[in-house]
Molecule: c-di-AMP riboswitch aptamer (ydaO/yuaA leader)
Organism: Streptomyces diacarni
RNA sequence: CCAACUCACCGGCCAGGCCCCGCGGGAACCGGGGAACCACCCCUUCUCGUCAGCAUGUCGGGAAGGACGGGGUGAAUCGGGCGCCCCGCACGGGACGCCCGUAGGAGACCUUCCUGCUCCGAACCCGUCAGCUAACCCGGUAGGCGAGAAGGAAGGAAAG
Numbered sequence: 001c002c003a004a005c006u007c008a009c010c011g012g013c014c015a016g017g018c019c020c021c022g023c024g025g026g027a028a029c030c031g032g033g034g035a036a037c038c039a040c041c042c043c044u045u046c047u048c049g050u051c052a053g054c055a056u057g058u059c060g061g062g063a064a065g066g067a068c069g070g071g072g073u074g075a076a077u078c079g080g081g082c083g084c085c086c087c088g089c090a091c092g093g094g095a096c097g098c099c100c101g102u103a104g105g106a107g108a109c110c111u112u113c114c115u116g117c118u119c120c121g122a123a124c125c126c127g128u129c130a131g132c133u134a135a136c137c138c139g140g141u142a143g144g145c146g147a148g149a150a151g152g153a154a155g156g157a158a159a160g
Stems, first nucleotide, its partner, number of pairs: 001144002006027002009024001010022003028141006038131001042066008051057002069129001070126004078101006085094003104120004109156007
């Protein structure tokens, strides 16, 4: 410095202690779940009704069949190319690796705007369940980096 990643207390460890440890409780901060109202509610075919009209189409209901899981933390999404492997081959699809972009994010007091540069653009979890959401319930406060690109405008804060 990134981030919610902070603060004091109690206990432990210790010769002692602002380090460290605690599935100790608390404050503060962050996140998830969870009513009503509201919102959302896939595709194809057939059929019934309806309206237009005679080719079919609109709206509503029903039946059959088919396709797809979905969500959360986080800036971390979405594409393209190459290599390799898997689904026996082809088609199509998928996993992994590398590269090029990209939504988005970060850059030293804070906020907004303009110009510009550098970097990131990961990982993990729930398990077929999740819209919003009062009451209420649950969880988290891990970790990593080490002097680097700043300039301008406006407004604050702090210090003198």